[in-house]
Predicted 3D model of a 146-nucleotide RNA (c-di-AMP riboswitch aptamer (ydaO/yuaA leader)) from a Geobacteraceae bacterium. It matches the Rfam family "c-di-AMP riboswitch aptamer (ydaO/yuaA leader)". From the family's description: This family represents a conserved RNA structure found upstream of the ydaO and yuaA genes in Bacillus subtilis and related genes in other bacteria. The sequence was found by an Rfam model in a public genome assembly. The model forms 92% of the base pairs in the Rfam consensus.

RNA sequence: AUAAGACAGCAGCCGAGAUUCAUCGCCACACUAUGUGCGAUGGAUGCGGGGGACCCAUUCAACUGGGGCGUAUCGGGAGGUAUCCCGAGGAGGACUUUCAACCUCUAGCCCGUCAGCUAACCUCGUAGGCAUUUGGAAGGGCAUCG
Numbered sequence: 001a002u003a004a005g006a007c008a009g010c011a012g013c014c015g016a017g018a019u020u021c022a023u024c025g026c027c028a029c030a031c032u033a034u035g036u037g038c039g040a041u042g043g044a045u046g047c048g049g050g051g052g053a054c055c056c057a058u059u060c061a062a063c064u065g066g067g068g069c070g071u072a073u074c075g076g077g078a079g080g081u082a083u084c085c086c087g088a089g090g091a092g093g094a095c096u097u098u099c100a101a102c103c104u105c106u107a108g109c110c111c112g113u114c115a116g117c118u119a120a121c122c123u124c125g126u127a128g129g130c131a132u133u134u135g136g137a138a139g140g141g142c143a144u145c146g
Base pairs, nucleotide, nucleotide: 005145006144009142010141012130013129014128018045019044020043021042022041023040024039025038026037046126047125048124049123050122051121056116065114066111067110068109069108073088074087075086076085077084078083089106090105091104092103093102095139096138097137098136099135100134101133
């Protein structure tokens, strides 16, 4: 130094929303320099979304148009309305998967008469918000001992 092993300590969450490069600015340290942190702009990579052929799918027409992101839909009941309640389905719960129980959520926003799928191709975003359980089984990471 290190293997098996021991120990049973540590790890923030939802979300695509991250990493990196360059330039500029600010703060602090420093004081000819240099690096770290934050922000803005631009680029790249990664991740996420939309549009978009053949084929396939759809197939009278009309309206109360139609469609997208997202778990956020459907059914029933009460109410004048706002809204409230119940059920089913869907989503989340602290390393990951799985089983069980329990808890919580089931919003909001956008396009603008227009879009099924869809290769090539085109294009957009890379935010925001929060503090979140228990037990069984299995499998990892870091630290310590060895």